[in-house]
Molecule: transfer RNA
Organism: Spirochaetota bacterium
């Protein structure tokens, strides 16, 4: 300097135009003398800006950060 991947909750991970699954972990009831197991519920406009679209995590731009390759 090129190319090519990747970016989704704290962590890990699915979601390939139609309102984001799951595990752990946290955080609240219940169970238990306590903890601890169990058990019911809670918690993410998806790096960032702009554009497309009736509608964007998804498709186009540009920047940012990480990884890989060639020199």
């Nucleotide at each position: 300097u090129g190319a090519g991947g990747c970016g989704u909750c704290g962590c890990c991970a699915a979601g390939u135009g139609g309102u984001a699954a799951g595990g752990c972990a946290c955080c609240g009831g219940g169970u238990u003398u306590u903890g601890g197991u169990c058990u019911c519920g809670g918690c993410a406009u998806c790096c960032a800006a702009g554009g497309u679209u009736c509608g964007a995590a998804u498709c186009c731009u540009u920047g940012c950060g990480c990884c890989u390759c060639a020199g």